[in-house]
Annotation:
A computed fold for a 397-nucleotide RNA from a soil metagenome, annotated as Bacterial RNase P class A.
RNA sequence: GAGCUGGCCGGGCGGUCGCGUCGGGCUCGGGGACGAGCCUGUCGAGGAAAGUCCGGACUCCUCAGGGCAGGGUGGUUGCUAACGGCAACCCGGGGUGACCCGCGGGACAGUGCCACAGAAAACAGACCGCCCCGCGUGAGCGGGGUAAGGGUGAAACGGUGGUGUAAGAGACCACCAGCGUCCCGGGUGACCGGGACGGCUCGGUAAACCCCACCUGGAGCAAGGCCAAAAGGCGCGCCGGCUUCGGCGCGCUGCGCAGGCGAUCGAGGGUGGCCCGCCCGAUGCCUGCGGGUAGGCCGCUGGAGCCUGCCGGUGACGGCAGGCCGAGAUGGAUGACCGCCGGCCGGGACGCCGCAAGGCGCCCGGUGCACAGGAUCCGGCUUACAGGCCAGCUCGU
Numbered sequence: 001g002a003g004c005u006g007g008c009c010g011g012g013c014g015g016u017c018g019c020g021u022c023g024g025g026c027u028c029g030g031g032g033a034c035g036a037g038c039c040u041g042u043c044g045a046g047g048a049a050a051g052u053c054c055g056g057a058c059u060c061c062u063c064a065g066g067g068c069a070g071g072g073u074g075g076u077u078g079c080u081a082a083c084g085g086c087a088a089c090c091c092g093g094g095g096u097g098a099c100c101c102g103c104g105g106g107a108c109a110g111u112g113c114c115a116c117a118g119a120a121a122a123c124a125g126a127c128c129g130c131c132c133c134g135c136g137u138g139a140g141c142g143g144g145g146u147a148a149g150g151g152u153g154a155a156a157c158g159g160u161g162g163u164g165u166a167a168g169a170g171a172c173c174a175c176c177a178g179c180g181u182c183c184c185g186g187g188u189g190a191c192c193g194g195g196a197c198g199g200c201u202c203g204g205u206a207a208a209c210c211c212c213a214c215c216u217g218g219a220g221c222a223a224g225g226c227c228a229a230a231a232g233g234c235g236c237g238c239c240g241g242c243u244u245c246g247g248c249g250c251g252c253u254g255c256g257c258a259g260g261c262g263a264u265c266g267a268g269g270g271u272g273g274c275c276c277g278c279c280c281g282a283u284g285c286c287u288g289c290g291g292g293u294a295g296g297c298c299g300c301u302g303g304a305g306c307c308u309g310c311c312g313g314u315g316a317c318g319g320c321a322g323g324c325c326g327a328g329a330u331g332g333a334u335g336a337c338c339g340c341c342g343g344c345c346g347g348g349a350c351g352c353c354g355c356a357a358g359g360c361g362c363c364c365g366g367u368g369c370a371c372a373g374g375a376u377c378c379g380g381c382u383u384a385c386a387g388g389c390c391a392g393c394u395c396g397u
Base pairs, nucleotide, nucleotide: 001395002394003393004392005391006390007389008388009387011341012340013339014338015337016336017335019044020043022041023040024039025038026037027036028035029034046371050382051381053380054379055378056377057376058220059219060218061217065276066275067274068273070216071215072214073213074212075089076088077087078086079085090104091102092101093100094099105211106210110209111208112205113204114203127150128149129146130145131144132143133142134141135140158176159175160174161173162172163171177201178200179198180197181196182195183194184193185192186191224298225297226296227295232253233252234251235250236249237248238247239246240245255290256289257288258287259286260285261284268280269279270278271277305324306323307322308321309320310319311318312317342369343367344366345365346364347363348362350361351360352359353358
């Protein structure tokens, strides 16, 4: 100087107002529970809070049985609550290297597909060329052989040399490459190293069907629970009216109308889809129309939690000890104005360094300053991100 990898930060301090949670105090109201106001203290978004892609916790559904179908995953060994995540390793590819990339089971189970070009694209194939035979005076024509040579293509049925032959060809031989079977050695394993045999030479594609192995119940905090209330109905009491009815109060229930289905040989429903099986089921169920309530509390945030240190492990991670508490809103709080410092952008005829590009400093001007904001919680992945810091490593000089 050029790079590679990992980790981290992502404005700071202060002032004046304002907002939300929780705590304390005072005042007022209330019999009390408690409520309102004021003062004060505490805490108050993120590395991705995002996309909602994967996995879990939690909750409810009857703890969810069998078969089929469906969905997911896919090198190995580990880590983890779990995962499609992570770590280490293996294999393949790229790079001089640090290192990076791989949706990385099976293509001799079967089926399908392989554009264009090309004669031929998968039980191969003869366009040119080469060889043989026949015909022809001849240019050439017809038949056959040939995958060695040419040409096409991403891909043309191993490569080199020889034997052989009319010309050729694993037809045969030597070596090399690949594949398969067997054996030996190493490794927990993926796999690696070596040997023997077999002319076996077999194209690609499974983010095409398919096959194999493993996993897989559904819905989701609008889960779910409690309290209060309501339209309407029924009953009782009182009052008006005394035929119908109306009003008020209290209690119980939780609406009305229309149509349809239906009692164990069961309507209908649940069990993610289908079948079986199982379960619920009669003031029930289905469809349509109309009406009412839609307030409060819990769930709710202390947790697979964070920080520091030590120990085990190559590592992901685990263990132990000490310390800490860091939002909990629901018309959905975290904002506004300002000062100083720091960034960033533009400019300068200035100073220093440098061959130069440029860097540092100084001065002037601009800019609130990247991506973006909780809504049950957690572990990941992916995507967005101005600018900056740290550590390790590689190559060149």

Background
The sequence is in RNAcentral, with records from MGnify. Rfam family: Bacterial RNase P class A. About the family: Ribonuclease P (RNase P) is a ubiquitous endoribonuclease, found in archaea, bacteria and eukarya as well as chloroplasts and mitochondria. Rfam classes the family as a ribozyme. The prediction has a mean pLDDT of 78.